[in-house]
RNA sequence: CGCCUAAUCCACGCUCACCAGACCGUGGAGCGGGGGACCCAACAAGAGAUCCCCAGGGGCUAAUCCCGCGGUGAACCCGCGGGAGGCGCAGGCUCUUUUAGCGCCAGCCCGACAGCUAACCCCGCCGGCCAACGAAAGAGAA
Repeated sequence: CGCCUAAUCCACGCUCACCAGACCGUGGAGCGGGGGACCCAACAAGAGAUCCCCAGGGGCUAAUCCCGCGGUGAACCCGCGGGAGGCGCAGGCUCUUUUAGCGCCAGCCCGACAGCUAACCCCGCCGGCCAACGAAAGAGAA
C1' cells in the first nucleotide's frame, strides 16, 4: 500500500498534547447476531411427578458430511489416507460467473432450553495477517 472479519464512520465533552492526533465518556448513523405470534411445519404409541444414566438439544462462524485403516473391548474422541461440500487470495475501480494456482475448514458460547415468526425485546462492532500468480466472459460507476 493492501488483505480476512459484522467488527466501521460521524458529532460532542474531558484529559494528554499543542503540527497533527491519541485515550476515555456520551450520543447518532451504518453493519452484524440472538430471542420472540397467527399461519405453516413438527409432535401424537396412556398421563403426571421426581431422580439417575447416556453419545440430549441449540447458537456464532467458511470451518461440515461420508468412507477405509489404526489407537481400544466400545467409541461421539485422536491419528493417517480418500471422497463430496464450503470459505479466502490488491495490480485503473466495484460486482457476478467460469477456470488455473495457492491457502483455510480453527475456535468459542448457552446450560436441559429456543422451528419459522409481525410487533416487541436483547447483544456485538473484536481480533488476526502476506494466499504477491494469474486467465476468460458479462454488467455497472467514474

Predicted 3D model of a 142-nucleotide RNA (c-di-AMP riboswitch aptamer (ydaO/yuaA leader)) from a soil metagenome.
The model forms 96% of the base pairs in the Rfam consensus.
The prediction has a mean pLDDT of 75.
Its Rfam family is "c-di-AMP riboswitch aptamer (ydaO/yuaA leader)". Rfam's curators write: This family represents a conserved RNA structure found upstream of the ydaO and yuaA genes in Bacillus subtilis and related genes in other bacteria.
RNAcentral holds the sequence, with entries from MGnify.